[in-house]
Context: one part of a larger RNA
Molecule: small-subunit ribosomal RNA, 3' major domain
Organism: Rhodothermales bacterium
RNA sequence: UGACGGGGGCCCGCACAAGCGGUGGAGCAUGUGGCUUAAUUCGAUGCAACGCGAAGAACCUUACCCAGGCUCGAACGCGGUCGGACAGGUCUUGAAAGGGAUCCUCCUUCGGGUCGGUCGCGAGGUGCUGCAUGGCUGUCGUCAGUUCGUGUCGUGAGAUGUUGGGUUAAGUCCCGCAACGAGCGCAACCCCUGUCACUAGUUACCAGCGGAUCAUGCCGGGGACUCUAGUGAAACCGCCUGCGCAAGCAGUGAGGAAGGUGGGGACGACGUCAAGUCAUCAUGGCCCUUACGCCUGGGGCUGCACACGUGCUACAAUGGGUGAUACAAUGGGCAGCCACCUCGUGAGAGGGAGCCAAUCCACAAAAUCACUCCAAGUUCGGAUUGGAGUCUGCAACUCGACUCCAUGAAGCCGGAAUCGCUAGUAAUCGCGUAUCAGCAACGACGCGGUGAAUACGUUCCCGGGCCUUGUACA
Numbered sequence: 001u002g003a004c005g006g007g008g009g010c011c012c013g014c015a016c017a018a019g020c021g022g023u024g025g026a027g028c029a030u031g032u033g034g035c036u037u038a039a040u041u042c043g044a045u046g047c048a049a050c051g052c053g054a055a056g057a058a059c060c061u062u063a064c065c066c067a068g069g070c071u072c073g074a075a076c077g078c079g080g081u082c083g084g085a086c087a088g089g090u091c092u093u094g095a096a097a098g099g100g101a102u103c104c105u106c107c108u109u110c111g112g113g114u115c116g117g118u119c120g121c122g123a124g125g126u127g128c129u130g131c132a133u134g135g136c137u138g139u140c141g142u143c144a145g146u147u148c149g150u151g152u153c154g155u156g157a158g159a160u161g162u163u164g165g166g167u168u169a170a171g172u173c174c175c176g177c178a179a180c181g182a183g184c185g186c187a188a189c190c191c192c193u194g195u196c197a198c199u200a201g202u203u204a205c206c207a208g209c210g211g212a213u214c215a216u217g218c219c220g221g222g223g224a225c226u227c228u229a230g231u232g233a234a235a236c237c238g239c240c241u242g243c244g245c246a247a248g249c250a251g252u253g254a255g256g257a258a259g260g261u262g263g264g265g266a267c268g269a270c271g272u273c274a275a276g277u278c279a280u281c282a283u284g285g286c287c288c289u290u291a292c293g294c295c296u297g298g299g300g301c302u303g304c305a306c307a308c309g310u311g312c313u314a315c316a317a318u319g320g321g322u323g324a325u326a327c328a329a330u331g332g333g334c335a336g337c338c339a340c341c342u343c344g345u346g347a348g349a350g351g352g353a354g355c356c357a358a359u360c361c362a363c364a365a366a367a368u369c370a371c372u373c374c375a376a377g378u379u380c381g382g383a384u385u386g387g388a389g390u391c392u393g394c395a396a397c398u399c400g401a402c403u404c405c406a407u408g409a410a411g412c413c414g415g416a417a418u419c420g421c422u423a424g425u426a427a428u429c430g431c432g433u434a435u436c437a438g439c440a441a442c443g444a445c446g447c448g449g450u451g452a453a454u455a456c457g458u459u460c461c462c463g464g465g466c467c468u469u470g471u472a473c474a
Stems, first nucleotide, its partner, number of pairs: 001474002003471003007468007015458002019421005026313008034304002042053002064299007076122009088103006106113002124288002127286003133282002135277003138273001140271001145184006151160003164175003190265004195233007205222002209220003236259001239253001240251004315414001319373006332361002336355002340351004380411001385406007427450007
């Protein structure tokens, strides 16, 4: 100087407390451990691995296993040499890849080009090392810290500044001070959202005027409103009162759409964990080279006595069923989205208009209004199984999703323990997208609808910041 303490002081955080909803019990989905296996490819492992890499494992993917094959090789560069083909057609073998036989057979400015065979040097490797590395990432932590120059002090390591008194979300600012300044962080500058103004009106809008219809901005038109998307304004403790030297704090103060960082995002200091990744990529070293490379068929990654994590659906009446009826936003669409009609109980099929989209396409659901069920393993719950089908795709046996009929399991609110959340949040309801032929999506990432309760407080648990103290630790 640090680190540590079941030392002290001050302070903060859904850290506790106060509340609301869960997990842990059930069934299923998914990941992991384990076991099994020819193979169940590899990686991730306290927080910070376990719906993680994977935003799509039937083949492909695929890295694994079995079997069959290739060896200048699946792709590419260079040189030597040989050839006129290569491709393609036919026959044959085969599961395919591959092999065999045969037919046909280049261009040229003659330098060569091009393709193939052959020889050689490079190839190729998801083989090893993340403890040789780059890059990227997680984490402490959006915590308020971490340093430097000059000066001063100390023999020196180093100290001071950065400590102290206040204050703040903040090393934020003020005051003081042998310090005076500065850098990286904080904040602000950026984006979205909340209010208003201006500009601009098509595909959006329709107040007033006119027309038309069973009806609809449908038409003429309008530029008000909504909205769209560009520019600007607005919030600064600026004003008032009280406290205070100041910084600042308090107010059911005024004004204002918004008040003390308005709400949300992007943004992550010096560093820590030899943290993660050689399987995104790149790369040193090592290793394989008729195989640890490459192609193909099939299988596996989906196995199942078990154990754990993350979720979904429930156990019901604030509910289930039937009918009626209202209101979104994000985003997507041409080998696409598909209105409407017909057929089918249905998944869907056959026709078929519009839309390269503010123009066309997609019932929002919960909610609301009626009727019904009457406390029961039920008109709750839907697992499992049997049968019959639809669709995608070369192909749904291993191993797809969906539909219909039948079946109707566990489950009556969950032990010890444990998680999330402070407001348009939790809870609850549906909708969209990426990946994608299809889909194991109940996942992920977004979008809107309805919309709470509680916080006395900081003693305690966990994590963190500053000062101080002890130390046989570095």